This is a predicted structure of a 507-nucleotide part of an RNA (small-subunit ribosomal RNA, 5' domain) from an uncultured Peptococcaceae bacterium.
The RNAcentral record of the full RNA draws on ENA, Greengenes and SILVA.
[in-house]
Context: one part of a larger RNA
RNA sequence: GGAUGAACGCUGGCGGCGUGCUUAACACAUGCAAGUCGAACGGAGAAUUAGAGUUUACUUUAAUUCUUAGUGGCGGACGGGUGAGUAACGCGUGGGUAACCUGCCCUUAAGAGGGGGACAACAGUUGGAAACGACUGCUAAUACCGCAUAAAGUCAAAGGUCCGCAUGGACGUUUGACCAAAGGAGAAAUCCGCUUAUGGAAGGACCCGCGUCUGAUUAGCUAGUUGGUGGGGUAACGGCCUACCAAGGCGACGAUCAGUAGCCGGCCUGAGAGGGUGAUCGGCCACACUGGGACUGAGACACGGCCCAGACUCCUACGGGAGGCAGCAGUGGGGAAUCUUCCGCAAUGGACGAAAGUCUGACGGAGCAACGCCGCGUGAGGGACGAAGGCCUUCGGGUUGUAAACCUCUGUCUUCAGGGAAGAAAAAAAUGACGGUACCUGAGGAGGAAGCCCCGGCUAACUACGUGCCAGCAGCCGCGGUAAUACGUAGGGGGCGAGCGUUAUCC
Numbered sequence: 001g002g003a004u005g006a007a008c009g010c011u012g013g014c015g016g017c018g019u020g021c022u023u024a025a026c027a028c029a030u031g032c033a034a035g036u037c038g039a040a041c042g043g044a045g046a047a048u049u050a051g052a053g054u055u056u057a058c059u060u061u062a063a064u065u066c067u068u069a070g071u072g073g074c075g076g077a078c079g080g081g082u083g084a085g086u087a088a089c090g091c092g093u094g095g096g097u098a099a100c101c102u103g104c105c106c107u108u109a110a111g112a113g114g115g116g117g118a119c120a121a122c123a124g125u126u127g128g129a130a131a132c133g134a135c136u137g138c139u140a141a142u143a144c145c146g147c148a149u150a151a152a153g154u155c156a157a158a159g160g161u162c163c164g165c166a167u168g169g170a171c172g173u174u175u176g177a178c179c180a181a182a183g184g185a186g187a188a189a190u191c192c193g194c195u196u197a198u199g200g201a202a203g204g205a206c207c208c209g210c211g212u213c214u215g216a217u218u219a220g221c222u223a224g225u226u227g228g229u230g231g232g233g234u235a236a237c238g239g240c241c242u243a244c245c246a247a248g249g250c251g252a253c254g255a256u257c258a259g260u261a262g263c264c265g266g267c268c269u270g271a272g273a274g275g276g277u278g279a280u281c282g283g284c285c286a287c288a289c290u291g292g293g294a295c296u297g298a299g300a301c302a303c304g305g306c307c308c309a310g311a312c313u314c315c316u317a318c319g320g321g322a323g324g325c326a327g328c329a330g331u332g333g334g335g336a337a338u339c340u341u342c343c344g345c346a347a348u349g350g351a352c353g354a355a356a357g358u359c360u361g362a363c364g365g366a367g368c369a370a371c372g373c374c375g376c377g378u379g380a381g382g383g384a385c386g387a388a389g390g391c392c393u394u395c396g397g398g399u400u401g402u403a404a405a406c407c408u409c410u411g412u413c414u415u416c417a418g419g420g421a422a423g424a425a426a427a428a429a430a431u432g433a434c435g436g437u438a439c440c441u442g443a444g445g446a447g448g449a450a451g452c453c454c455c456g457g458c459u460a461a462c463u464a465c466g467u468g469c470c471a472g473c474a475g476c477c478g479c480g481g482u483a484a485u486a487c488g489u490a491g492g493g494g495g496c497g498a499g500c501g502u503u504a505u506c507c
Base pairs, nucleotide, nucleotide: 001507002506003505004504006503007502008501009500010499013376014375015374016373017372018371019369020368021334026332027331028330030329031328032327035074036073037072040071041070043068044067045066046065047064048063049062050061051060052059053058054057081287082286083285090212091211092210093209094208095207096206097205100204101203102202105200106199108197109196110195111194113147115145116144122137123136124135125134126133127132153178154177155176156175157174158173160171161170162169163168183192184191185190213259214258215257220250221249222248225247226246227245228244229243230242231241232240262284263283264282265281266277267276268275269274289310290309291308292307293306312323313322314321315320340366342365343364344363348362349360350359351358352357379409380408381407382406389400390399391398392397413448415443416442417441418440419439423434451496452495453494454493455492456477457476458475462491463490464489465488466487472479473478
């Protein structure tokens, strides 16, 4: 000098764009943050219309519409948060899978025949303070279970061509075994679904080379350890697991141990090399009160799912239950320190749905904070007899100083009034949180808007008074003990300016 997610002191007019718990991965009141589908299904409730009955405002039947607890489907593995752990194939980069999976989407081909038995809801009985149940009975389905059909699928056997360094791989042929399915809407056309298989897209899994902080005042480490065989397991390779066999494997090119740490694109600095750093934004990873576990599923070992254990908090009729903000706001606590319990789904995106639409603290916006960057303003021109006042003085004067007053203007910002968007998608119509915002026009009046640090040298800027090694200053050198340009105040001056200084950290 530059930089910062900064803080502190003094000061503070406006706008735009950003940024805002770096500490206790401490504990959390309250609300919201993941639902949706009645065009999968049986009910229940409500309304309307029509018919019938009569007690004339009720009962019943049918149709239509609306609502929905339950069964069922898809989604809750995305999106959002945090950085605890992790020195690791975690990340980065480049490869590999002849060792793999893939819901929704696209593509291509074939198929969907015929049956069965339940369980919720509901009704009845009943337990419990509650959370939540128990028993009996009824019932539907795109829920569940057999059967049939079946190869382009899987497996086995036989045999062929081609390829590969190899374990082997690719493509045909024959035989055998095995495995499917669901319907809904519509007057219909048809549309939306269902099953199996092919290829794709996109996503994921695994393996390998190289790179990735400090300590040797850590030198030896290792028994599923290293390899093999058989078996199991997985989507898949593999000591991943298991039985047996062998005795290996790693290490001064730093194993093991200990400390620290999420990694990267980037960011800061620097001429570069390098050094530092990993907030915001983007990619990957890990975690979800702490530890463990699996279930479901295309996908999880699952933040707002389940089970067990633990700590903590809450309810309780003491028998037993409930909870998890490192989602958005917000509270307490910690701290030098970090925001609103706001508006809206109008846009973009996501889930579900045939759609209308519903949900969406993602997101779009507004609010707070000079926290940062950028822009603008606090007026402009004229004005000497150089006013007054202040300060200094050699008492002549000098300086503040064109500064003020005064004259002539301007109207940015602010204030008031009027108009008023784009963002919205058009064949036509409807749809804007922001917002009566941005912007435009008009009116008024210099009116409402300047501070902070410094002035001994480094380093731009000097005098007076007070003080008297005191009080104090200080980044270094050093000032102060009676004329202090170094302390304090004043006048003057210098620097920067809605900021200016200080502290901390990095180059």